The prediction has a mean pLDDT of 76. Predicted 3D model of a 98-nucleotide RNA (TPP riboswitch aptamer (THI element)).

[in-house]
Formats: sequence, structure tokens, C1' cells
RNA sequence: AGUAAGCUUUAGGGGUGUUCCAUAGAUAUGUGAACUGAGACAGACCCUUUGAACCUGAUACGGUUAGUACCGUCGAAGGGAAAAGUUGAAAAACAUUU
Repeated sequence: AGUAAGCUUUAGGGGUGUUCCAUAGAUAUGUGAACUGAGACAGACCCUUUGAACCUGAUACGGUUAGUACCGUCGAAGGGAAAAGUUGAAAAACAUUU
């Protein structure tokens, strides 16, 4: 309770950082390497109102690190993108029967 949850199809919304090496000559490029992560341009990953995917706040604050949204606070803050189909539980309460 045809609920939670799962799957399929179509549509849509997102982010892509830090450090090192090489070239060059001060900024850009790479069939490059390392860190974290679902994902660091993969045709992949994540999220779609039950919305922390993602954005604003933010050149924020505290901690860590070689360094970075690396980990937290902020966050019961403000925004933010959908429809259909299919499969489909467990438990409680109440009623009835034995």
C1' cells in the first nucleotide's frame, strides 16, 4: 500500500579544482604525473521539487595539507531543473473469523 524502494524510456539542470614535470619565456600548451571525489572534458558522472546535484553568501570562518571546497561550520539561510511506464515490500492500529 500499489506506499517506501528498484528498473526502463524521453526531457532537462549541473560542476570540472590544486600541485609537480616538460616545452616555451612569464603566460599558454600537453596522448604527462600526483591528491581528493560519483565525476576534475569524461559522451561519462551526479541531480530533477520528498530538490546539499549545483549556485549565491564567499577573496567568509575554523582545522588540515606540498597545495586546493581537502574536512567541517555557514545550512531549520536564499535560489535551483520532470514526466510517463513497469516491478513492488516490511511493520503498526482497527475490524472480522477460528
The sequence was found by an Rfam model in a public genome assembly.